[in-house]
Molecule: transfer RNA
Organism: Opitutales bacterium
This record gives sequence, C1' cells and structure tokens, in this order.
RNA sequence: GGAGAGGUGACAGAGUGGCCGAAUGUACAGCAUUGGAAAUGCUGCGUACGCGUAAGCGUACCGAGGGUUCGAAUCCCUCCCUCUCCG
Repeated sequence: GGAGAGGUGACAGAGUGGCCGAAUGUACAGCAUUGGAAAUGCUGCGUACGCGUAAGCGUACCGAGGGUUCGAAUCCCUCCCUCUCCG
C1' cells in the first nucleotide's frame, strides 16, 4: 500500500429501517434465605443536559462527522481505532 471483519451501558454481547437507549450474561447495590458465608431467588443498576425541594419527569447519545428517509444502532459518504489476510 491492497482486501476483509469489527467498534452497542462497567465488561462481554444480540439486535441490520419503526414495537429499541436496546435483549441476554457477567460485574455491582439492596432484600430474602443462612448461625455466618457461599450458592440460589427477587428487585434495582449507563452518561450528559434541562425541569423539580425531593421523589421523579423530559430530551439527546450505538467510534466521530455528514447525508438519505416521515422515521437510522441498522442504508450511503468521509475520517479515527482494533483484528485478520495479501504484498
């Protein structure tokens, strides 16, 4: 330099136009259980901004930026990063 695969909550990872800020698992927190733990079960659990005394509510965010569309994590373009192969 060329080709291919990939980048999604703390981590892994599914989702390939609308029912999706989003399954599932792990981690974490609380509760139950126990003499106490572990295991198990139940519940909760991303970030930013705005509103609110608070509880909570709203909007945005799927590597970054732009485009297509009534509507984009998903399709198109450019760029960044990771992995594999070729030279």